[in-house]
Context: one part of a larger RNA
This record gives sequence, structure tokens and C1' cells, in this order.
RNA sequence: GGACGAACGCUGGCGGCGUGCUUAACACAUGCAAGUCGUGGGGGGGUAGCAAUACCUCACCGGCGAACGGGUGCGUAACACGUGAGCAACCUACCGAUUUCUGGGGGAUAGCCGGCCCAACGGCCGGGUAAUACCGCAUACGCUCAUCGAGAGGAGUCUCUUGGUGAGGAAACCUCCGGGGGAAAUCGCGGGGCUCGCGGCCUAUCAGCUAGUUGGCGGGGUAAUGGCCCACCAAGGCAAUGACGGGUAGCUGGUCUGAGAGGAUGGCCAGCCACAUUGGGACUGAGAGACGGCCCAGACUCCUACGGGAGGCAGCAGUGGGGAAUCUUGCGCAAUGGUCGAAAGACUGACGCAGCGACGCCGCGUGCGGGAGGAAGCUCUUCGGGGUGUAAACCGCUGUUGCCCGGGACGAAACGACCUUUCGAGGUCAUUGACGGUACCGGGUGAGGAAGCGCCGGCUAACUCUGUGCCAGCAGCCGCGGUAAUACAGAGGGCGCGAGCGUUGUCC
Repeated sequence: GGACGAACGCUGGCGGCGUGCUUAACACAUGCAAGUCGUGGGGGGGUAGCAAUACCUCACCGGCGAACGGGUGCGUAACACGUGAGCAACCUACCGAUUUCUGGGGGAUAGCCGGCCCAACGGCCGGGUAAUACCGCAUACGCUCAUCGAGAGGAGUCUCUUGGUGAGGAAACCUCCGGGGGAAAUCGCGGGGCUCGCGGCCUAUCAGCUAGUUGGCGGGGUAAUGGCCCACCAAGGCAAUGACGGGUAGCUGGUCUGAGAGGAUGGCCAGCCACAUUGGGACUGAGAGACGGCCCAGACUCCUACGGGAGGCAGCAGUGGGGAAUCUUGCGCAAUGGUCGAAAGACUGACGCAGCGACGCCGCGUGCGGGAGGAAGCUCUUCGGGGUGUAAACCGCUGUUGCCCGGGACGAAACGACCUUUCGAGGUCAUUGACGGUACCGGGUGAGGAAGCGCCGGCUAACUCUGUGCCAGCAGCCGCGGUAAUACAGAGGGCGCGAGCGUUGUCC
């Protein structure tokens, strides 16, 4: 000098864009943060109707989602991350493309009704009912497995093409008749799993470490390789190119600094990882070893009729606590995106906005022109005068901003309906704005409401007076102060920056 998620002191007019618990991964009151589908299903309630039925609503069965999105950085020195390869060792719901199917049966169960237990959470018995829920049967090729051949390729255990035989495996229907779905198989997109090379902390005042340890054979397990697990066999494996141990730490794109080399750093945003009160476990599922799922144990909190139950903000707000220190218990789904749905639409503290904080960056303003050899006040003085100083007054303007009045957006064209169609799409019409009566535009008003902070001995830009008298005090370093202190304190004046200015901390 630059930088900052900063803090502290004094001061403070406006706007835009960013940004805001770095500490206790401490504990949490309250509300909200994941639902949706009646075009899968039977019912309960309500409204209309004589009824059929139609509409609204609710729990339940069922489907999809809830593994995304959002948070945090505890742990982790590791194939966690980055980068480059590989899987002749793998999985993949939804989506796209292609092929072939969607036949025919059955038994239950929740809701409901009845009875009972219970403080609550909830539970028991009986009756009876539906499905795109569940279970057989049929059919099935490309699928899987076994086996027998042929050909091609690779070499590593095999891969590809093709033929035969045997065994096994599927489905679901709804509809307003427009449509929407279901099953098997192959390929793809996107996503994931696994393996390897290389790369990036400190410590030798850690020098030896290792028994599933290192390898083999066989098996189990997995989507899949593998000592991942197990039986047996062998005795190996790693290490001064730092094993093992200890400490610290999420990694990266980047960021800061620097001429660069390098050093420091990883907050916001983006990618990956890890975690969800602590520890352990599996279930469901295409996918989790699952933040707002389940079970067990621990600590803690709450309710209780004392028998027993309920809970998990490192989601968004918010509270206490800790701390030098870090925000609103706001508005809206209008946009973008997500889930569900045929759609209308519903949900969405993701997100879009608003609020608070000079926390940062950027922009603007606090007026402009004229105005005396120069008022007053203050200050210095050699008492002549000098300085503040065109500064003020005064005169003439302007109207950024503020205030008042009027107008007033872009962000919003889709989804939808209708028409056309070469089926790719095109056209017409209509609906929808949280922000917001905001931005912006026009008019009015009137210099009116808007300047401070640090410094002035040298480094370092800026000097005098008074007070004080090694006192009180200053100080980044050198050093000032003991009676004329440009170094303390005040004043006048000056220098620097300016809605900021200084101080402290940290990095280069």
C1' cells in the first nucleotide's frame, strides 16, 4: 500500500447492487418448511333433486413423490477431493426411440357397522366390502439359466454373431370416448456404484508397523470386483521417496496479495463429500443405510389418572445462552424451478420480493454565479498591522435530492379455448403482478431538511498562542513533558480524506 463475512470510537442525507452467528454441531417456546391424484377404489357427511344422479368435503385402501430441493462443517489426511484413465466386474424409477403383448380366474383386508379396554398415545374381538392392492393359471420373443453345435474376434477367466433342446419369468384397467394408463424386452439420455495412475498440511522430541495381517484355492454375499466375509494352505505385506503414531483440517472451481515466482485463504456463488440430539441397526424402495421415516440403547426436555406416553430448528423466521460481533416470529406463488395430476389446479420459508444493519462496493447530494484592500466576532501582533476571508452579509440564479400534487410501468406469455396444419408447428382470442401506486415521467414549492472525522516534532502533507511544569499526559518507531513544549491539554490557523473518518485484529 492492498484486502476483509469484520469489530470498536466519533459522525451520519439519499439511492442501486451485494452481503450479514467466523463463537456453543449449545438448548429450543410458537407458526410454517411435502405433498398430490376422485380419469385407481369402496365408503362417511353435506347441498340440490320425487328419484336416477350431480356437486362439495373427509378419513381410509391404492399410485407417484417424499433419496430432490433447503441447512451445517462435526467427523474425515481418505480414492474424501481434483485431474486423467478403466469396469472382459455393474445398477438405473421417471423421460426418448423401437418391438411384442394387455387372456381368464380367485381369496382377503382397511375404511364402515356392532361390542369392549384406555387419562392420553392407542388397542382388542366379531360382522361385512372394493380396487390400477394381493395370489394362482394361461400365453411370451428378443429376456434369464442350463446344455449341445457352427463361425468371427480378443487374449485375461472371455466377448460377439448364429442354430437346436430343456427349464423359468408378465400385465390393469380408467374414461366426459377426445384420451389417459399397464406388462416384457432392447437401445439411448441423464444419474449412480466400483478400480487404478498422478497431485495438494505439520511433526522423527513418533522408527519400526502388521494376524484377516499379505497372497493362494474353494465357497458365501453383493447390482458388481475384491480378505467384503468364511474354511483350508503358504508366510508374507508396508517403511527414511517417512510406514506406524500424534496434531490440525471438509476438498475444489476460485478469492486476496504479488511485476512474477510465490505466499495466504476456501465466507457468499457453483461442483463433490460428510453429517442430521449421541451411538447402533435394519426395513421399504429404481434409488436411503433416509434432517422434518421406523426400531433399540444413552443424555436431555415435556405430559401423566403413575399403569404409561410424546419430542429432536446444522429448514425459514424467532427465543435463551455464549460472544467484540451478525437481521423480520414480513408478503407472494405474479415469475423461474420442483412434486403430484389427463387437465383445471393443489402444495412449495426452493425461489421471487420487501424489512433491518454505512457491513462492503458504486453513484448522487448538502448548492451555483457575483460580492470589500476586506464588516462583526475570534485569533496572532513588533500595536503599525496580519489571519480566518469571497468566507459571511447582500444581489442574481438553479432545482439534483427532499416535500406536495398528477400520471404510471417492463418483468406476462404461456398453460387454456378456437382455427389451420406438411404433425415440425403456425395464427387468433382470453386470463394472470407479491414487489407496487414502487421504479419512472410531468407539475409545484423553496437554498430551503442534509458534514464530519483524523492529523499538524521527524518518518509524513500541515504552526502559532495560552495552560501545565518528569505532574497531568502522549507514543507506530525514534522519543516528548523537570517554567517560553510546533510532541501533553485547549484555542486560532492549517493539512488529509469525506457520508464517512480513525483505531484494533488478520493475510499478502

This is a predicted structure of a 508-nucleotide part of an RNA (small-subunit ribosomal RNA, 5' domain) from an uncultured bacterium. The coordinates come from a structure-prediction model, not an experiment, and the mean pLDDT is 85.